[in-house]
RNA sequence: CUUAUCAAGAGCGGCGGAGGGACAGGUCCUGUGAAGCCCGGCAACCUGCACUGUGUGCAAAGGUGCUAAUUCCUGCGAAGCGAUCUGCUUCGAGAGAUGAG
Numbered sequence: 001c002u003u004a005u006c007a008a009g010a011g012c013g014g015c016g017g018a019g020g021g022a023c024a025g026g027u028c029c030u031g032u033g034a035a036g037c038c039c040g041g042c043a044a045c046c047u048g049c050a051c052u053g054u055g056u057g058c059a060a061a062g063g064u065g066c067u068a069a070u071u072c073c074u075g076c077g078a079a080g081c082g083a084u085c086u087g088c089u090u091c092g093a094g095a096g097a098u099g100a101g
Base pairs, nucleotide, nucleotide: 001101002100003099004098005097006096011039013038014037015036019029020028021027023075024074025073026072040067041066042065045063046062047059048058049057050056051055071095076092077091078090079089080088081087
C1' cells in the first nucleotide's frame, strides 16, 4: 500500500504491584487489585479435511488474534426529526485494531 472483518464469544485461576481503556475531549474501569507475564478460555483470518465451484460444512494440531463497556461514546460530511440549544436518530467517510497478501 491492497483487501476482508470489527452488535456475537471468552476465568470468581497464579505471579505482579499502579495504572489502564490508540490519539484529543468526554466518560468509564482499577487496591473488592491496573499494566505486564503465565495458565485457562473464545473465535476461526491463515491452516487441515469433506463436499464442491470459490462457496458450504466439520476440526482446532500449528501461525496469528482476542478475552469490561458496539472499535466505550464523540471527533469529518449528508439526510431526517426537534425546536434555541447546539439536542436526538440514521447513513457514509476518516481514524484505529486484527488477519492475509